[in-house]
RNA sequence: GGAGUGGAUCAGGUGAUCGCCGGCAGGAGCAACCUGUCGGAGGAAAGUCCGAACUCCAGAGGGCAGGGUGCUGGGUAACACCCAGUGGGGGUGACCCUAAGGAAAGUGCCACAGAAACCAUACCGCCAGGCGUUCAGCCGAGUUCUCGGUUGAGUGCCUGGUAAGGGUGAAAUGGUGAGGUAAGAGCUCACCGGUGGGCCGGGUGACCGGUUCAUCGGGCAAACCCCACCCGGAGCAAGACCAAAUAGGAGGGUUGCGUGGCCCGCGCAGAAUCCCUCGGGUAGGUCGCUUGAGGAAGCCGGUAACGGUUUUCCCCAGAUGGAUGAUUACCACCCUGAUGAAGGGAACAGAAUUCGGCUUAUGAUCCACUCCUUUU
Numbered sequence: 001g002g003a004g005u006g007g008a009u010c011a012g013g014u015g016a017u018c019g020c021c022g023g024c025a026g027g028a029g030c031a032a033c034c035u036g037u038c039g040g041a042g043g044a045a046a047g048u049c050c051g052a053a054c055u056c057c058a059g060a061g062g063g064c065a066g067g068g069u070g071c072u073g074g075g076u077a078a079c080a081c082c083c084a085g086u087g088g089g090g091g092u093g094a095c096c097c098u099a100a101g102g103a104a105a106g107u108g109c110c111a112c113a114g115a116a117a118c119c120a121u122a123c124c125g126c127c128a129g130g131c132g133u134u135c136a137g138c139c140g141a142g143u144u145c146u147c148g149g150u151u152g153a154g155u156g157c158c159u160g161g162u163a164a165g166g167g168u169g170a171a172a173u174g175g176u177g178a179g180g181u182a183a184g185a186g187c188u189c190a191c192c193g194g195u196g197g198g199c200c201g202g203g204u205g206a207c208c209g210g211u212u213c214a215u216c217g218g219g220c221a222a223a224c225c226c227c228a229c230c231c232g233g234a235g236c237a238a239g240a241c242c243a244a245a246u247a248g249g250a251g252g253g254u255u256g257c258g259u260g261g262c263c264c265g266c267g268c269a270g271a272a273u274c275c276c277u278c279g280g281g282u283a284g285g286u287c288g289c290u291u292g293a294g295g296a297a298g299c300c301g302g303u304a305a306c307g308g309u310u311u312u313c314c315c316c317a318g319a320u321g322g323a324u325g326a327u328u329a330c331c332a333c334c335c336u337g338a339u340g341a342a343g344g345g346a347a348c349a350g351a352a353u354u355c356g357g358c359u360u361a362u363g364a365u366c367c368a369c370u371c372c373u374u375u376u
Base pairs, nucleotide, nucleotide: 001372002371003370004369005368006367007366008365009364010363012331013330014329015328016327017326018325020040021039022038023037024036025035026034027033042348046359047358049357050356051355052354053353054235055234056233057232066231067230068229069228070227071085072084073083074082075081086100087098088097089096090095101226102225106224107223108220109219110218123166124165125162126161127160128159129158130157131156132155133154134153135152136151137150138149139148140147141146174192175191176190177189178188179187193216194215195214196213197212198211199210200209201208202207239287240286241285242284249278250277251276252275253274255269256268257267258266259265294314295313296311297310298309299308300307301306333345334344335343336342
């Protein structure tokens, strides 16, 4: 100088002027208005993907079905999150990734190619035997031609053995070497590797190291399945309260008729009637609403995640026409320029019941480390 890896921090600051939302105090008694004062977006407020709090609904208990999680230990209110490890994989390395229980419980699947994709088998090849055939040599017979026997080489068909070699495939029944064999094969042996069991040692554990025996058995469980553990539903438009006009409902009053001698009572009727009362729902309003698994600092425990404790410490948005802004000056940051003058730039994005995570978007600075190259 170049290329990377891991982590941390910040998200411009201060002043002036003009505004917006909310709390409190005052002006005068609610509201409105005015004045003063205090507070007013994020690291992701985003995606709404997990886990909770809270609220309502449902629910004796147990089981089935369905869904989720899945190496070990720890953390947490909880989690599919976090921390520390183990095994596996990737990278020269710093370091990164990992849904990682069971495939000798069962079922299923493994495209194309290939004989064969999992329990049966063999396309080419190799080997043995039988039958036939061609050529050559030898022997015998006979009338020259010829015939028969036998040996060797080649070749066709059939039967059997084999899984070394070739070929197919992402994957083919451990690898290398030697022995062995008709040819071969863990058939046997040596070394290496895998799997399962026993024993010894280390570790809380996943697991690691050693030794011994058996064995050489394809893959897929984000296929069904088996095993272990966990799981009611809906969501702040949850839910609670106050409550207008109009329409409709319930009850009563008022008027008439009947019953009756009359009253009460009972029954029936009237009206675009009228009056009173009541309850439900709607508009609208209030609460839920922001003091909470809260923050900061110190100390203690823990490798860490995290936990405990102390403090006259802090209160830090709560809107619903949905506020959190605009202009300007100086300073700070980055780039160009020469370290000056001057000019330019400044990301992603905006709360809506609240927390804990994950994921995604994104600017700048700093720290530690790795690899390559060059110089001393």
A computed fold for a 376-nucleotide RNA from a Pseudomonadota bacterium, annotated as Bacterial RNase P class A. It was read from a public genome assembly, where an Rfam model found it. NCBI's taxonomy places the organism under Bacteria, Pseudomonadati, Pseudomonadota. It matches the Rfam family "Bacterial RNase P class A". Its family is annotated with ribonuclease P activity, dimeric ribonuclease P complex and tRNA processing in the Gene Ontology. Its mean pLDDT, the model's own confidence on a scale to 100, is 76. The model forms 93% of the base pairs in the Rfam consensus.